[in-house]
Parts: sequence; C1' cells; structure tokens
RNA sequence: GGGCCGCUAGCUCAAUGGUAGAGCAGCUGACUCUUAAUCAGCUGGUUGAAGGUUCGAGUCCUUCGCGGCUCA
Repeated sequence: GGGCCGCUAGCUCAAUGGUAGAGCAGCUGACUCUUAAUCAGCUGGUUGAAGGUUCGAGUCCUUCGCGGCUCA
C1' cells in the first nucleotide's frame, strides 16, 4: 500500500429504513437482627466523525478516524 470485519448506555451485546433495547453494573425501595441473595422500580445514549440519499437513517451511499484479520 490492497482486501475484509468491527465501532450503539460504565461493560458485554441486540435492533426489517418507521418511538434506540436487553443482560450485567449503578441508584432507590421491599425482604432480613445485619450483610449477602431474592423481588419491585428508576437512572444512564451527540449510535466513532463529517457529508449525502430519503417524508423518515443505528440501518443505504461517500470520505475520514480508531481497532482487528489477511495479502503483498
């Protein structure tokens, strides 16, 4: 340098172009002599960046950044 894959909540990951979710973590409450466990609820997002297509983009297109695999 060429090709391919990935980037979404603190972490691990979902999401058919049509309200961005789950588990874990965190917080609050219940339960308990206390803690743990369990149960109920809540908080938490510039979907890597910029542009384009579209009535509508996490999703499609382009460029760039970061990481990984591979070829030379």

This is a predicted structure of a 72-nucleotide RNA (transfer RNA) from Chloroflexi bacterium CSP1-4. Rfam family: tRNA. The coordinates come from a structure-prediction model, not an experiment, and the mean pLDDT is 81. RNAcentral holds the sequence, with entries from ENA.